[in-house]
This is a predicted structure of a 101-nucleotide RNA (Glycine riboswitch aptamer) from a Gracilibacteraceae bacterium. The prediction has a mean pLDDT of 82. The organism belongs to Gracilibacteraceae, within Bacteria.
RNA sequence: AUGAAAAUGGCGAGAGAUACCUUAAAUGGUAGCCGAAGAAGCAAUAUAAAAAGCAGCCCCUCUUUGUAGACACUUUCAGGCAAAUGGAUCGUCAUCGGAUG
Numbered sequence: 001a002u003g004a005a006a007a008u009g010g011c012g013a014g015a016g017a018u019a020c021c022u023u024a025a026a027u028g029g030u031a032g033c034c035g036a037a038g039a040a041g042c043a044a045u046a047u048a049a050a051a052a053g054c055a056g057c058c059c060c061u062c063u064u065u066g067u068a069g070a071c072a073c074u075u076u077c078a079g080g081c082a083a084a085u086g087g088a089u090c091g092u093c094a095u096c097g098g099a100u101g
Stems, first nucleotide, its partner, number of pairs: 007095007018031004032081003038077001039075003045068006052061002
C1' cells in the first nucleotide's frame, strides 16, 4: 500500500395464512391455517468398525452399525394469520475484519 469472506448497523424493497362468539380494544375463548425470525431433520457421498462371500492373506462385493454430510426442501417446537412491529432474502452505504496481491 491492495482491501475478499464473515459479522454488525443505517436506508430501500420484502411473501404467506381466519372464521365464529365475546371484549372498549386481535381483549379472551374455540376451531382452522401459514412458513421467510429462530430451532430441529436429512439424500448422494466420504469414512470407521463388525459379519458374510471369494479365497492362503490383502484387495474387492453385499449387509448392519456409528460419524460427517445441502436447501428457499421437510417438521411446525417457537413464531405468525387487520394495522403496526417483526420478517428469510436482495440492493446500497458505513463500521469491523485482514483473505489475496